[in-house]
RNA sequence: GGGUGAGUAGUUCAGUGGUAGAACGCUAUCCUGAUAAGAUAGAGGUCCGUGGUUCAAUCCCACGCUCACCCA
Numbered sequence: 001g002g003g004u005g006a007g008u009a010g011u012u013c014a015g016u017g018g019u020a021g022a023a024c025g026c027u028a029u030c031c032u033g034a035u036a037a038g039a040u041a042g043a044g045g046u047c048c049g050u051g052g053u054u055c056a057a058u059c060c061c062a063c064g065c066u067c068a069c070c071c072a
Base pairs, nucleotide, nucleotide: 001071002070003069004068005067006066007065010024011023012022013021018055026042027041028040029039030038048064049063050062051061052060
C1' cells in the first nucleotide's frame, strides 16, 4: 500500500428497515442466626463518527476513526 471481518448496556453478545433485548455483573427488597445460593423489582444505551437513500436507519450506501486477520 491492497483486501476481508468487527465496533450495540460495566462485560460477552443477539437484533437484516417500523420507537433496542438477553445472560452475567450492579442496586433495592424478600428469604437466612449470618453469608452464599434463590425469588421479586429496578437502574444502566445520543447503537464508533459525519453525510446520503427512505415517510421511517443499529440495519442499506459513501467517506473517515479504532481493533483483528490475510496479501505484498
A computed fold for a 72-nucleotide RNA from Microgenomates group bacterium RIFCSPHIGHO2_01_FULL_45_11, annotated as transfer RNA. Lineage of the source: Bacteria > Bacteria candidate phyla. Its Rfam family is "tRNA". The family's RNA type in Rfam is transfer RNA. It was read from a public genome assembly. The coordinates come from a structure-prediction model, not an experiment, and the mean pLDDT is 83.